[in-house]
RNA sequence: AGGAAUUAAAGCCACACCUGUUGUGUAACAGGGUCGGAAAACUUCAGGUCUUAUUACAAGAUGGCUGGGUUGCUCCU
Repeated sequence: AGGAAUUAAAGCCACACCUGUUGUGUAACAGGGUCGGAAAACUUCAGGUCUUAUUACAAGAUGGCUGGGUUGCUCCU
C1' cells in the first nucleotide's frame, strides 16, 4: 500500500426495559441492563421516518433506518 470479514486473539459499543435529569415534543444525557453489531466509531452530504409549527417558508430528532464520506483494531499478501 492492497485485499478479506470471523479464522483466532485483544478488546469495544449497548436494543428493549427501569431510574434520575433536560426539553413543547420527537428525543438526548447519566446510571443499571444486555437484544444485537466487523466498524452499532465519527459525520445530516442524499434519501426515508419522526417531532414542533404550518398559507407559505422552516427548525429540530434519528448515525442501532438505507446509502455516501472520514478514521480505527486483527489477519493475509
Model confidence (mean pLDDT): 82 of 100. c-di-GMP-I riboswitch aptamer from a Thiotrichales bacterium, 77 nucleotides, folded computationally. The sequence was found by an Rfam model in a public genome assembly. The source organism's lineage runs through Bacteria, Pseudomonadati, Pseudomonadota, Gammaproteobacteria and Thiotrichales. Of the family's consensus pairs, 94% are formed in the model.